[in-house]
C1' cells in the first nucleotide's frame, strides 16, 4: 500500500406457522389441542485436525422460543466505521 480472515457498534435486506377453543382478567396471563425453525440448545454426520480424543451443518429435533396486521426478535447476506491477525 493492497488482498484476505474474523470480531464489535452502527445500518439495510431477512422467512416460516391456529384472527384456534375455554377460563381469569385488563390487553395480558394460564390451559387443552394444532403448527414453525431462521435466536439460543440438543443429536447424528460428511469432512477437518494436534488423531487419546476433539471441531464440525441451513440435516434432525422441538427442550426453549414464535404463529392475523403492527411491533418485538431473526439465522444468514451486504454495508460505513473501528479493531486484530496475515501477504507484499
Nucleotide at each position: 500500500u493492497a488482498u484476505u480472515u474474523c470480531c464489535c457498534u452502527g445500518u439495510g435486506g431477512g422467512a416460516g406457522a391456529g384472527c384456534g377453543c375455554g377460563a381469569a382478567u385488563a390487553u395480558u396471563u394460564c390451559g387443552c389441542c394444532g403448527c414453525c425453525g431462521a435466536a439460543g440448545g440438543a443429536g447424528c454426520a460428511a469432512c477437518c485436525g494436534u488423531c487419546c480424543c476433539g471441531g464440525a451443518a441451513a440435516c434432525u429435533c422441538u427442550c426453549a422460543g414464535g404463529c392475523a396486521c403492527c411491533a418485538a426478535g431473526g439465522a444468514c447476506c451486504g454495508u460505513c466505521g473501528g479493531g486484530a491477525a496475515u501477504u507484499c
Glycine riboswitch aptamer from Robiginitomaculum sp., 88 nucleotides, folded computationally. Model confidence (mean pLDDT): 83 of 100. It was read from a public genome assembly, where an Rfam model found it.